[in-house]
Context: one part of a larger RNA
RNA sequence: UGACGGGGGCCCGCACAAGCGGUGGAGCAUGUGGUUCAAUUCGACGACACGCGAAGAACCUUACCUGGGUUGGAAACCUCUGGAAUCCCCUGGAGACAGGGGAGUGCCCUUCGGGGAACCGGAUGUCCAGGUGCUGCAUGGCUGUCGACAGCUCGUGUCGUGAGAUGUUGGGUUAAGUCCCGCAACGAGCGCAACCCCUAUCUUCAGUUGCCAGCGGUUCGGCCGGGCUACUCUGAAGAGACUGCCGGUGUUAAACCGGAGGAAGGUGGGGACGACGUCAAGUCCUCAUGGCCCUUAUGCCCAGGGCUACACACGUGCUACAAUGGCCGCCACAGUGGGCUGCGACACCGCGAGGUGAAGCCAAUCCCAAAAAAGCGGCCUCAGUUCGGAUAGGAGUCUGCAACUCGACUCCUUGAAGUCGGAAUCGCUAGUAAUCGAAGAUCAGCACGCUUCGGUGAAUACGUUCCCGGGCCUUGUACA
Numbered sequence: 001u002g003a004c005g006g007g008g009g010c011c012c013g014c015a016c017a018a019g020c021g022g023u024g025g026a027g028c029a030u031g032u033g034g035u036u037c038a039a040u041u042c043g044a045c046g047a048c049a050c051g052c053g054a055a056g057a058a059c060c061u062u063a064c065c066u067g068g069g070u071u072g073g074a075a076a077c078c079u080c081u082g083g084a085a086u087c088c089c090c091u092g093g094a095g096a097c098a099g100g101g102g103a104g105u106g107c108c109c110u111u112c113g114g115g116g117a118a119c120c121g122g123a124u125g126u127c128c129a130g131g132u133g134c135u136g137c138a139u140g141g142c143u144g145u146c147g148a149c150a151g152c153u154c155g156u157g158u159c160g161u162g163a164g165a166u167g168u169u170g171g172g173u174u175a176a177g178u179c180c181c182g183c184a185a186c187g188a189g190c191g192c193a194a195c196c197c198c199u200a201u202c203u204u205c206a207g208u209u210g211c212c213a214g215c216g217g218u219u220c221g222g223c224c225g226g227g228c229u230a231c232u233c234u235g236a237a238g239a240g241a242c243u244g245c246c247g248g249u250g251u252u253a254a255a256c257c258g259g260a261g262g263a264a265g266g267u268g269g270g271g272a273c274g275a276c277g278u279c280a281a282g283u284c285c286u287c288a289u290g291g292c293c294c295u296u297a298u299g300c301c302c303a304g305g306g307c308u309a310c311a312c313a314c315g316u317g318c319u320a321c322a323a324u325g326g327c328c329g330c331c332a333c334a335g336u337g338g339g340c341u342g343c344g345a346c347a348c349c350g351c352g353a354g355g356u357g358a359a360g361c362c363a364a365u366c367c368c369a370a371a372a373a374a375g376c377g378g379c380c381u382c383a384g385u386u387c388g389g390a391u392a393g394g395a396g397u398c399u400g401c402a403a404c405u406c407g408a409c410u411c412c413u414u415g416a417a418g419u420c421g422g423a424a425u426c427g428c429u430a431g432u433a434a435u436c437g438a439a440g441a442u443c444a445g446c447a448c449g450c451u452u453c454g455g456u457g458a459a460u461a462c463g464u465u466c467c468c469g470g471g472c473c474u475u476g477u478a479c480a
Stems, first nucleotide, its partner, number of pairs: 001480002003477003007474007015464002019428005026319008034310002042053002064305007073128001078125001079123005086103007107116003130294002133292003139288002141283003144279001146277001151190006157166003170181003196271004201239007210228003215225003242265001245259005321421001325379001327377001329376002337368003342361002346357004387418001392413007434456007
């Protein structure tokens, strides 16, 4: 000087408390461990691994296993050599591939002999390719975490023999090393804040694909004429919020408390942005890369299998256990997005998944396209039920070369556990929790996951004694 203390002081955070809803019990989905296996490819392991890499394992992917093949190689460059490229057919084979037959001659230069470019085949190679082989403890890059915590430092000066200190401590204050005052310090940098984006209000400009106040028509649908000088909206430029104003407290300060005006008030709400560093944290399976290793194989091609196994254990979720409910019909209201190998209205067929025909739309124009809610009805009082839907049998639909291993969905039948969950434990402070649906990426098909979007919409916070984590000052130390 740090680190640490079941030392002290001050302060903060859904850290506790106050509340609301969960997890832990059940069934299923998914990841992991374990076990099994020819293989169940690999990585990730407290917080910071475990719906993680994987924004999609039937084949492919795929790295694993079994078997079949191949060796200048699937792809690159160099040398020699033959042929245009290319297309079609037959045979063997699981295929990779192998064998055979046929069609076919282009482009550029030309002295008409030929030469050249691209492409294809063959050959030589201690010139090389290739490796998801090893080392993340050799590395770059990227990322997690402490932590959106308020810290981390430097120059000069001063003090100290020196390591170092001071500044950065102290008194207030703040979300903040934020600001003020004081001070052997005076300044400065990286962080904080602000500048950026979205959102909340208004103005101006613009008016189609959007809108419809007024006028006319109307098949009553902004549908048509028309209008946007209006409203909504769209999207560009501006305005607006700064403790600016008033009162009080405070040291006359910084600031705090209350009020006015205002759409918004004290960082308005959200996002992007993550200091010096820590964990030899993670990644050599994105990529890049040193070293090591393989080179008729640890490379490459193919078929089938596996990654989907299953006495069990854990994590994360979904669905429930019902009456604030389930069921039937009727009826209403979003926002974000996506769409030509696409979205597909509408009509018909089918109980249905879906099928057939097909308008419109390269989309503010057309389509995908809401649910909970509301009102009406039956269930009729708590039952393993008109709760719950696992499991199982049968019949189908769709995608795809192909759904046996191993897809999703539909219909009929079946109708398990489960009556609110031990110890323990998680999230959340407002348009939040809870609850309801929608869209998108990946994607032929496949989501209860992920990322977004809107609908409905709470309770509680006395407070900082305690648990956990963190910041500042101080104290002790046999630790570095």

This is a predicted structure of a 480-nucleotide part of an RNA (small-subunit ribosomal RNA, 3' major domain) from a metagenome. The prediction has a mean pLDDT of 83.